[in-house]
Context: one part of a larger RNA
RNA sequence: GGACGAACGCUGGCGGCGUGCUUAACACAUGCAAGUCGAACGAGAAUCAUAUGAAGGAGAUUUCGGUCAACGGAGUAUGAGGACAGUGGCGGACGGGUGAGUAACGCGUGAGGAACCUCCCUUUUCAGAGGGGGACAACAGUUGGAAACGACUGCUAAUACCGCAUGAUGGCAUAGGUAUCGCAUGGUACCAAUGCCAAAGAUUUAUUCGCUGAAAGAUGGCCUCGCGUCUGAUUAGCUGGUUGGUGAGGUAACGGCCCACCAAGGCGACGAUCAGUAGCCGGACUGAGAGGUUGAACGGCCACAUUGGGACUGAGAUACGGCCCAGACUCCUACGGGAGGCAGCAGUGGGGAAUAUUGGGCAAUGGGCGCAAGCCUGACCCAGCAACGCCGCGUGAAGGAAGAAGGCUUUCGGGUUGUAAACUUCUUUUGUCAGGGACGAGCAGAAGACGGUACCUGACGAAUAAGCCACGGCUAACUACGUGCCAGCAGCCGCGGUAAUACGUAGGUGGCAAGCGUUGUCC
Numbered sequence: 001g002g003a004c005g006a007a008c009g010c011u012g013g014c015g016g017c018g019u020g021c022u023u024a025a026c027a028c029a030u031g032c033a034a035g036u037c038g039a040a041c042g043a044g045a046a047u048c049a050u051a052u053g054a055a056g057g058a059g060a061u062u063u064c065g066g067u068c069a070a071c072g073g074a075g076u077a078u079g080a081g082g083a084c085a086g087u088g089g090c091g092g093a094c095g096g097g098u099g100a101g102u103a104a105c106g107c108g109u110g111a112g113g114a115a116c117c118u119c120c121c122u123u124u125u126c127a128g129a130g131g132g133g134g135a136c137a138a139c140a141g142u143u144g145g146a147a148a149c150g151a152c153u154g155c156u157a158a159u160a161c162c163g164c165a166u167g168a169u170g171g172c173a174u175a176g177g178u179a180u181c182g183c184a185u186g187g188u189a190c191c192a193a194u195g196c197c198a199a200a201g202a203u204u205u206a207u208u209c210g211c212u213g214a215a216a217g218a219u220g221g222c223c224u225c226g227c228g229u230c231u232g233a234u235u236a237g238c239u240g241g242u243u244g245g246u247g248a249g250g251u252a253a254c255g256g257c258c259c260a261c262c263a264a265g266g267c268g269a270c271g272a273u274c275a276g277u278a279g280c281c282g283g284a285c286u287g288a289g290a291g292g293u294u295g296a297a298c299g300g301c302c303a304c305a306u307u308g309g310g311a312c313u314g315a316g317a318u319a320c321g322g323c324c325c326a327g328a329c330u331c332c333u334a335c336g337g338g339a340g341g342c343a344g345c346a347g348u349g350g351g352g353a354a355u356a357u358u359g360g361g362c363a364a365u366g367g368g369c370g371c372a373a374g375c376c377u378g379a380c381c382c383a384g385c386a387a388c389g390c391c392g393c394g395u396g397a398a399g400g401a402a403g404a405a406g407g408c409u410u411u412c413g414g415g416u417u418g419u420a421a422a423c424u425u426c427u428u429u430u431g432u433c434a435g436g437g438a439c440g441a442g443c444a445g446a447a448g449a450c451g452g453u454a455c456c457u458g459a460c461g462a463a464u465a466a467g468c469c470a471c472g473g474c475u476a477a478c479u480a481c482g483u484g485c486c487a488g489c490a491g492c493c494g495c496g497g498u499a500a501u502a503c504g505u506a507g508g509u510g511g512c513a514a515g516c517g518u519u520g521u522c523c
Stems, first nucleotide, its partner, number of pairs: 001523004006519005013393006019386002021351001026349003030346003035090003040087002047080006056071001059068003097304003106229008116221002121217002124215005130164001132162002139154006170197005176191006201209002230276003237267003242264006249257001279301004283294004306327005329340004357383001359382003365379001366377004396426004406417004431460006440450001467512005472493003478507005488495002
């Protein structure tokens, strides 16, 4: 000198764009953050329509027993309607947060998988969807419990579940044959044999949305390897599933991944093991570069979700707002038992030098579901707060010497503040008020939170707007007074003991400027 997610002191006009718990991965009140589909399914409240029409019944009639009857609308049936819950499907593995752990194939980079999986998607390709069955919720009844939540009996639907059939030049399994290729195990193509393996319908009727089997692509993932990846030897030996083999199991798949048996190996001064520290990278800061430092924001990967462990479901699980168990903590309780997890967005307490609103909207972008309309979305888009940062603008411009007054100083002549002010003439960025008023919204239409915002026009009036630090040398900028080794200053040298350009104040001056200075950290 530069830089900062900064803090502190003094000061503070505006706008744009960014950024904002670096500390306690401390504990959390409250609200919201993941739902959706009635075009899969049964049941179905309110309400409406149609039909029928009970009780009652003005009135008429009567042989006084009754009969008729406008009106009345209970109930029932059918249809529409579709709340709340339920079965079922898809999504809750994305998006969002944090950096505790991790020195590791975790990350970066480059290869490999002849050892693998992939829901959704694809003017892609091929082949199909026949015929049955039995349940379980909801519901009804009974019943346990304070609650959370159950238990039993009975009924019922489906794109829920389960058999059967069909099965292609189809898939899988088994043991083969031929050809060809390779990188060792082997790969690819073709041939034939045996066994096994599917399906679901909906509807507003269409070039619809779905379903099943297979091939391919795309996307996403999984595994293996080369190289690189902090400090310590005042850590020198470490290792028993340990290293390898055979076999079996397991996995989507290779593999001590797991197990049985066998062998005795494997790693290490090219630093094993142990200990400490740490998420890694693209990047960022600095520097002429080499390098050093760093990993906030944005993007990629990884790990984690109160602590530890476990599996289930699923195409996919570290399953943050799923489940089970144990621990700590908090809450409810009828004391028997239950409920919870902000390292999501706000917000609270605490810690701290220190870090914001319990805001608006789904209008845009994107995501989930849905044929769609649409619903959901604290992702996101916006607004609020903070000079926290960067950038831009303003606080007026021109003229104006009686060089006014005042201040300070003086050798008492003056000098300086100083064209500075006053005063004259202008301007209106900004400000206030008034009028107009967007882009962002497309491919028929509609739809704008921001926002009456930006912007434009007009009116008004210099009006609303300057501080901070320094002035001995380094280092731009000096005098007076006070103080008297005191009070104090100080980055280093050093200043202060009676004329201090170094302390304090004042005047003046220098520097930067809505900031200035200090502290901390890095180069």
Predicted 3D model of a 523-nucleotide part of an RNA (small-subunit ribosomal RNA, 5' domain) from an uncultured bacterium. The prediction has a mean pLDDT of 80. Rfam family: Bacterial small subunit ribosomal RNA.